A computed fold for a 95-nucleotide RNA from Metabacillus sediminilitoris, annotated as Purine riboswitch aptamer.
The RNAcentral record of the sequence draws on MGnify.
The coordinates come from a structure-prediction model, not an experiment, and the mean pLDDT is 77.
[in-house]
RNA sequence: UAAAUAAGUCGAAAUACGUCGUAUAAUAUUGGGGAUAUGGCCCGAAAGUUUCUACCAAGCUGCCGUAAAGAGCUUGACUACGAAGUGUUGAUAAA
Numbered sequence: 001u002a003a004a005u006a007a008g009u010c011g012a013a014a015u016a017c018g019u020c021g022u023a024u025a026a027u028a029u030u031g032g033g034g035a036u037a038u039g040g041c042c043c044g045a046a047a048g049u050u051u052c053u054a055c056c057a058a059g060c061u062g063c064c065g066u067a068a069a070g071a072g073c074u075u076g077a078c079u080a081c082g083a084a085g086u087g088u089u090g091a092u093a094a095a
Stems, first nucleotide, its partner, number of pairs: 013089005019083005024054001027047001029045005039064002048055001056076006
């Protein structure tokens, strides 16, 4: 110095903050309506989570020759639960 084993000590709880983990892929399905290359949206339902909530935004690329349908990628959250950390309050004990 490292590892293992044994013994001893400490330990309430609440709350705030950011971090990490799990959930979910900020996702896919579907009903109605709407726009049309200067457009590509709006409203609802149900699914997904041992899960409440949410289910969007911006940008880029491509596609659809005017029709009814949208595609791919990038970046950015909230919520639920858990963990350790820090701050605050603070139970208890002692002086």